[in-house]
The prediction has a mean pLDDT of 87. The RNA shown here (SAM riboswitch aptamer (S box leader)) has 101 nucleotides and comes from an Actinomycetota bacterium. Lineage of the source: Bacteria > Bacillati > Actinomycetota.

Parts: sequence; C1' cells; structure tokens
RNA sequence: CGCUCAUCCAGAGCGGCCGAGGGACAGGCCCGACGACGCCGCGGCAACCAGCGCACGAGAGCGAUCUCGUGCACCAGGUGCCAAUGCCUGACCGAUGAGAU
Repeated sequence: CGCUCAUCCAGAGCGGCCGAGGGACAGGCCCGACGACGCCGCGGCAACCAGCGCACGAGAGCGAUCUCGUGCACCAGGUGCCAAUGCCUGACCGAUGAGAU
C1' cells in the first nucleotide's frame, strides 16, 4: 500500500513562526494578507484501543480461581480530533480507530 469491521448531524482554541493558498477529488458553497493552510508550544474535546471495577453468559479446573464474550461505570496510558453534518451533492470516494495477513 492493499483487506476486514466500527464510527463520521454531539463536542473542543489561544499564543508564536511562516506567508498563499486552503476546505482529499469533481461541481457548488465557503475560509483566507483583519494572515487562512501548515509547523511548534500550551490548553481543551471525545472515549476507538489499553487499564481498573461490577453484572450476565460460555468454557477450563476437585476447588480457590482462570480464560473468553457482552453490557455498564470509572480513568485518561496509546491513538484521534478542536470552521461549517465527512461543509453540501456525487463516486468503483475519504478520514480515524481496531484487527487479520
């Protein structure tokens, strides 16, 4: 890179640097020298995974218990995100997370 699954109408911005394009793509519609996009710092949002606890189910064990699955709650370690519903429409589209090879 490609494959599988889940999610994508909620939520969350300040400062510094840079300097012209940016919002993936096409058409729209927007953002942008009152400095966008990007990078860095700090802050924040959320809860996919991890962790912790409880309940239920299945399995192993003589048993204490262990493993797996599901649900709920807590936490915030690994990611992610912080204009507009993935900005809107479209497509054999994209992004993020988790997993398998």